[in-house]
This is a predicted structure of a 72-nucleotide RNA (transfer RNA) from a Candidatus Dojkabacteria bacterium. The source organism's lineage runs through Bacteria, Bacteria candidate phyla and Candidatus Dojkabacteria. Rfam family: tRNA.

RNA sequence: GGAUUUGUAGCUCAGUGGUAGAGCAGUCGCCUCUUAAGUGAUUGGCCGAGGGUUCGAAUCCCUCCAAAUCCA
Numbered sequence: 001g002g003a004u005u006u007g008u009a010g011c012u013c014a015g016u017g018g019u020a021g022a023g024c025a026g027u028c029g030c031c032u033c034u035u036a037a038g039u040g041a042u043u044g045g046c047c048g049a050g051g052g053u054u055c056g057a058a059u060c061c062c063u064c065c066a067a068a069u070c071c072a
Base pairs, nucleotide, nucleotide: 001071002070003069004068005067006066007065010024011023012022013021018055026042027041028040029039030038048064049063050062051061052060
């Protein structure tokens, strides 16, 4: 330098154009002599950045940024 993939909650990941979710973690309860385990509720996101298409974009298109892999 070229190609491909990835970027979504504190972490690991879903979400194939129509109100952004799960598990773990956090917080507050229940249970227990206490802890752990179990159990109920709940907080947390302007979806890497900027544009474009569309009535409507995490999703489609373009540019850029970061990471990984391959080629040279």